[in-house]
Molecule: transfer RNA
Organism: Minisyncoccota bacterium
RNA sequence: GCGGCCAUGGUUAAGUGGUAUAACGGGUCCUUGCCAAGGAUCAGUCGGGGUUUCGAUUACCCCUGGCCGCA
Numbered sequence: 001g002c003g004g005c006c007a008u009g010g011u012u013a014a015g016u017g018g019u020a021u022a023a024c025g026g027g028u029c030c031u032u033g034c035c036a037a038g039g040a041u042c043a044g045u046c047g048g049g050g051u052u053u054c055g056a057u058u059a060c061c062c063c064u065g066g067c068c069g070c071a
Base pairs, nucleotide, nucleotide: 001070002069003068004067005066006065007064010024011023012022013021018054026042027041028040029039030038047063048062049061050060051059
């Protein structure tokens, strides 16, 4: 230099053109004499920019970062 793969709450992942989901973690409350466990509830996420589309986390292009291969 060229090519491929990946990027989603704090962490690990699922998902897909039409409200973004789960587990763990966190807050509040209930239960308990206390802790732990359990239950209820809440907050928190699509790496950045652009294109297409009525509508983009999803499709396309570029950038950034990570991994792999070729030279």